[in-house]
Context: one part of a larger RNA
RNA sequence: GGCGGACGGGGGAUCCCUUGGCAGUCGAGGGCGAUGAAGGGCGUGGCUAGCUGCGAUAAGCCCCGGGGAGCCGCUGAGCAGGCUAUGAUCCGAGGAUGCCCGAAUGGGGAAACCCACUGGACCGUCGAGGCCCAGUAUCCAGCGCCGAAACCAAGAGUAAGCGCUGGAGGCGAACCCCGCGAAGUGAAACAUCUCAGUAGCGGGAGGAGGAGAAAUCAACCGAGAUUCCCCUAGUAGCGGCGAGCGAACGGGGAGGAGCCCAAACCGUGUGGGUGCAAGGCCACAGCCGUUGCCCAUGCGGGGUUGUGGGAUGAUGACGGAGGUCCCUGUGGGGGCCUCGGGAAGUUACCAAAGCUUUCUCUAGCCGAACAGCCAGCAAAGCCACUGGAAAGGGCGACCGAAGAGGGCGAUAGUCCCGUAGGCGAAAGAGAAGGCUCUUCCUGGUCUUCGUCCCGAGUAGUGUCGGACACGUGAAAUCCGGCGCGAAGCUGGGGGGACCACCCUCCAAGGCUAAAUACCGACGACUGACCGAUAGCGCACCAGUACCGCGAGGGAAAGGUGAAAAGAACCCCGGGAGGGGAGUGAAAUAGAACGUGAAACCGUCCGCUU
Numbered sequence: 001g002g003c004g005g006a007c008g009g010g011g012g013a014u015c016c017c018u019u020g021g022c023a024g025u026c027g028a029g030g031g032c033g034a035u036g037a038a039g040g041g042c043g044u045g046g047c048u049a050g051c052u053g054c055g056a057u058a059a060g061c062c063c064c065g066g067g068g069a070g071c072c073g074c075u076g077a078g079c080a081g082g083c084u085a086u087g088a089u090c091c092g093a094g095g096a097u098g099c100c101c102g103a104a105u106g107g108g109g110a111a112a113c114c115c116a117c118u119g120g121a122c123c124g125u126c127g128a129g130g131c132c133c134a135g136u137a138u139c140c141a142g143c144g145c146c147g148a149a150a151c152c153a154a155g156a157g158u159a160a161g162c163g164c165u166g167g168a169g170g171c172g173a174a175c176c177c178c179g180c181g182a183a184g185u186g187a188a189a190c191a192u193c194u195c196a197g198u199a200g201c202g203g204g205a206g207g208a209g210g211a212g213a214a215a216u217c218a219a220c221c222g223a224g225a226u227u228c229c230c231c232u233a234g235u236a237g238c239g240g241c242g243a244g245c246g247a248a249c250g251g252g253g254a255g256g257a258g259c260c261c262a263a264a265c266c267g268u269g270u271g272g273g274u275g276c277a278a279g280g281c282c283a284c285a286g287c288c289g290u291u292g293c294c295c296a297u298g299c300g301g302g303g304u305u306g307u308g309g310g311a312u313g314a315u316g317a318c319g320g321a322g323g324u325c326c327c328u329g330u331g332g333g334g335g336c337c338u339c340g341g342g343a344a345g346u347u348a349c350c351a352a353a354g355c356u357u358u359c360u361c362u363a364g365c366c367g368a369a370c371a372g373c374c375a376g377c378a379a380a381g382c383c384a385c386u387g388g389a390a391a392g393g394g395c396g397a398c399c400g401a402a403g404a405g406g407g408c409g410a411u412a413g414u415c416c417c418g419u420a421g422g423c424g425a426a427a428g429a430g431a432a433g434g435c436u437c438u439u440c441c442u443g444g445u446c447u448u449c450g451u452c453c454c455g456a457g458u459a460g461u462g463u464c465g466g467a468c469a470c471g472u473g474a475a476a477u478c479c480g481g482c483g484c485g486a487a488g489c490u491g492g493g494g495g496g497a498c499c500a501c502c503c504u505c506c507a508a509g510g511c512u513a514a515a516u517a518c519c520g521a522c523g524a525c526u527g528a529c530c531g532a533u534a535g536c537g538c539a540c541c542a543g544u545a546c547c548g549c550g551a552g553g554g555a556a557a558g559g560u561g562a563a564a565a566g567a568a569c570c571c572c573g574g575g576a577g578g579g580g581a582g583u584g585a586a587a588u589a590g591a592a593c594g595u596g597a598a599a600c601c602g603u604c605c606g607c608u609u
Base pairs, nucleotide, nucleotide: 001608002607003606004605005604006603007602008601009600015594016559017558020530021529022527023526024525025524026523027522029519030518031171032170039101040100041099042055043054044053046079047078049075050074051073061095062094064092065091066090070083071082072081106115107114108113116136117135118134119133120132122130123129138168139167140166141165142164143163144162145161175206176204177203178202179201180200186193190240216223217222227254228253229252230251231250237245238244258511259510260509261455265301266300267299268298269297270296271295272294273293274292278291279288280287281332282331283330284329285328286327306489308454309453310452311451312450313449314448316446317445318444320339321338322337323336324335325334326333340442341441342440343439344438345437353436354435355434356433357432358431359430360429361428362427364423365422366421370396381395382394383393385392397414398413399403405417406416407415460484461483462482463481464480465479466478467477470496491506492505493504494503495502546553547552566593569580570579571578572577
């Protein structure tokens, strides 16, 4: 030196564990913000570094409930001092306070800082100055005040300005709608095509959003808004007919809801024009005439459809009561209101409030079954079972609408928390029902014949694009830019070029629950999901330390023991460390702490060179 063995050191694999993750199911909820959010900075404790909480009233203040004996948050400690049955700590509802930054909003700014103005209170000498309170950003809308100019007039009570009131702005995981809109890729290259109207960017909204009540489909039969799912069907088609893209009709389900304007016509307000009579419901007489008529505009009534609908005039038929008005009187006719009758409602259909009951949520409460009492070194069902410890083993009981789960020194239905099953709210929130209430209809409806209205730079068309499964194609249909540009119910659109017949539907205005999508935060539960190089990047003070000018990137790091009982005291040593002693079931569980593999390094022994 090698090999082997034993015992150590070193190292932190493995096993066991789990406070953390991952995936999902169900429920509830789906917003916060100028009354200053989200997110931060800085403070705040008697002593306080961090975390948490809170805000100069600062681990808190008030109040209403719950609860019932301890408490003054966490990081393994302490000192000093307090609170609490006059009910503390703690949990829930409501309220107060809430520095500075941040949409940040008085002006500025290198966020958490600097500097102002107006009004008011206070200190100060009625000063300079300081401090405190309230206000002072921009945009939009409404109302009010004031009020210009471009030769005169007009413009105009307009613009600018000022004041008041109301609103907006920013944030948020995904979902939704709209606008703009790629490329890698595929086509085994690549340009049409594909990826894909995807990613990304911008705008907007809500608990959903969008769509939605046929100018729809269908096929000579019929259906009857929209949305979502299953099928139709990888079919019909489209396609350098390549790669690929990819319907509809119809059927079955979920859900189910229908409505309002514009216009004609009537009334009325305002502005302009015309203008002595054409008007004032009709007849006669009187009276008025700022009436009337036309244009523009506002408001109220009316009206909403495709077997066309509506308005209005005439004609004919049918029709509760009362009051009042329509210039006056008489007669007729008509409008409005009330009663009576009917219907609906706080999502659309017109609008919108209060009370009450029940239920749900935001704290909680009860809850079976192996401790009856007394004595006794005993008791815990029993046992001289094992053990440090019983929940394990043996024996015997009990409960069960409860044998889900967790904890307790090991494996507990009956020890603890719970579980099944029940109960509960002063306050706040939500839902449903009822009542009050509110609103609407109810004297107009119908027949026949006239007149009027029925969404215009629209439909359509030319051209160029886009969307439709459909790439210009025979290319209908829908949308857009530019040019042209209808009809008016004897009207117009569609039925995949186009024409006829036939069928079907009324565009160019609007609203509309449910079925559908999503899950950041909240609650409950589940797992042939992980178990610390796994599972989220993070089980631990992690988006931290650290890196980068920055956008951004981004870790490592869990385990003494049942309980600190965390080793008094002695010895060596300056200390670190160690040896005794002691604790403990165990100290080779000693804090570098469960187990403690391998590499690697030693000590001793054996064999060997």

A computed fold for a 609-nucleotide part of an RNA from a marine sediment metagenome, annotated as large-subunit ribosomal RNA, domain I. Its mean pLDDT, the model's own confidence on a scale to 100, is 81.